[in-house]
RNA sequence: AGGGGCGUAGCUCAAUGGUAGAGCACCGGUUUCCAAAACCGGCGGUUAGGGGUUCAAGUCCCUUCGUUCCUG
Numbered sequence: 001a002g003g004g005g006c007g008u009a010g011c012u013c014a015a016u017g018g019u020a021g022a023g024c025a026c027c028g029g030u031u032u033c034c035a036a037a038a039c040c041g042g043c044g045g046u047u048a049g050g051g052g053u054u055c056a057a058g059u060c061c062c063u064u065c066g067u068u069c070c071u072g
Base pairs, nucleotide, nucleotide: 001071002070003069004068005067006066007065010024011023012022013021018055026042027041028040029039030038048064049063050062051061052060
């Protein structure tokens, strides 16, 4: 320098163009002498930034940034 993958909750990851979810973590409750475990409930999102297409974009297109791999 050229090319590919990835970027979504604190973490690990889902999500046919049509209501953004799960597990863990965190908070509260039940239980316990106390705690852990278990069970019940809850909180938490600029889907990396910008632009475009569309009635509608996490998803498709362009661009920028970050990260990673390949080629030289």
The prediction has a mean pLDDT of 84. The RNA shown here (transfer RNA) has 72 nucleotides and comes from a Phycisphaerae bacterium. NCBI's taxonomy places the organism under Bacteria, Pseudomonadati, Planctomycetota, Phycisphaerae. It matches the Rfam family "tRNA". About the family: Transfer RNA (tRNA) molecules are approximately 80 nucleotides in length. The family's RNA type in Rfam is transfer RNA. The sequence is in RNAcentral, with records from ENA.